The RNA shown here (transfer RNA) has 76 nucleotides and comes from an uncultured Pseudomonadota bacterium.

[in-house]
RNA sequence: GCCAGUUUAGCUCAGCUGGUAGAGCAUCUGAUUUGUAAUCAGAGGGUCGUUGGUUCAAGUCCGACAACUGGCACCA
Numbered sequence: 001g002c003c004a005g006u007u008u009a010g011c012u013c014a015g016c017u018g019g020u021a022g023a024g025c026a027u028c029u030g031a032u033u034u035g036u037a038a039u040c041a042g043a044g045g046g047u048c049g050u051u052g053g054u055u056c057a058a059g060u061c062c063g064a065c066a067a068c069u070g071g072c073a074c075c076a
Stems, first nucleotide, its partner, number of pairs: 001072007010025004019056001027043005049065005
C1' cells in the first nucleotide's frame, strides 16, 4: 500500500424487513442474614467510532475518515 472483518451502557455482547435502544456481569439502593458471601426486588448508566448523504423516519441503507483485528504485497 491492497483486501476482509469489527466499532452499541463500566466490561462481554444482542438488536429481524429502516418505525419508542436491550441482555448478562459489574455499580448503587432496599429486603433477607448475628455479620459477610449467596439469593430476591428495584434504580442509575447510551453523542449507537467521527462526519456527510438518502428518507416522513437511520444503530440498521450509501460515501469519506479514524481506531482495532486478520490476510496479502512491498522492503531498492

Its mean pLDDT, the model's own confidence on a scale to 100, is 81. The sequence was found in a public genome assembly. Its Rfam family is "tRNA". Rfam's curators write: Transfer RNA (tRNA) molecules are approximately 80 nucleotides in length. Rfam classes the family as a transfer RNA.